Predicted 3D model of a 118-nucleotide RNA (FMN riboswitch aptamer (RFN element)). Rfam family: FMN riboswitch aptamer (RFN element). The literature on the family includes a 2002 paper in Nucleic Acids Res by Vitreschak et al., "Regulation of riboflavin biosynthesis and transport genes in bacteria by transcriptional and translational attenuation". From the family's description: The RFN element is a highly conserved domain that is found frequently in the 5'-untranslated regions of prokaryotic mRNAs that encode for flavin mononucleotide (FMN) biosynthesis and transport proteins.
RNA sequence: AAAAUUCUUUGGGGCAAGGUGAAAGUCCUUACCGACGGUAUAGUCCGUGAGCGUUUCGACGCAGGAGCAGGUGAAAUUCCCGCACCGACAGUUAAAGUCUGGAUGAGAAAAGAAUGAC
Numbered sequence: 001a002a003a004a005u006u007c008u009u010u011g012g013g014g015c016a017a018g019g020u021g022a023a024a025g026u027c028c029u030u031a032c033c034g035a036c037g038g039u040a041u042a043g044u045c046c047g048u049g050a051g052c053g054u055u056u057c058g059a060c061g062c063a064g065g066a067g068c069a070g071g072u073g074a075a076a077u078u079c080c081c082g083c084a085c086c087g088a089c090a091g092u093u094a095a096a097g098u099c100u101g102g103a104u105g106a107g108a109a110a111a112g113a114a115u116g117a118c
Stems, first nucleotide, its partner, number of pairs: 004115007017029003031098002033087002035048004043085002051062004067083002070080002089101003
């Protein structure tokens, strides 16, 4: 000094305005939002997490979405530019990425401390 182990803390955002209607933050116009790691800076690339089921509690299985054209560059589906697209489950006087709920939960992961350590 490192691996490793243990502990602590942190760890997700968003319906403004108008329309229809008996009723909509759920429909229509339109607005707004984008977890974690990797990589030239990413909601749409590669992977992870959140849900459900099984479990010998180690883990395993299932489900769940989306991007192209141009430019710069050594390098970018990540930057710039243009036009697009996507969004778990349950609930609801009416269909939900944005409301309510499971959730003061869980969690990818990040930071720190101790041991390692003489």
Model confidence (mean pLDDT): 81 of 100.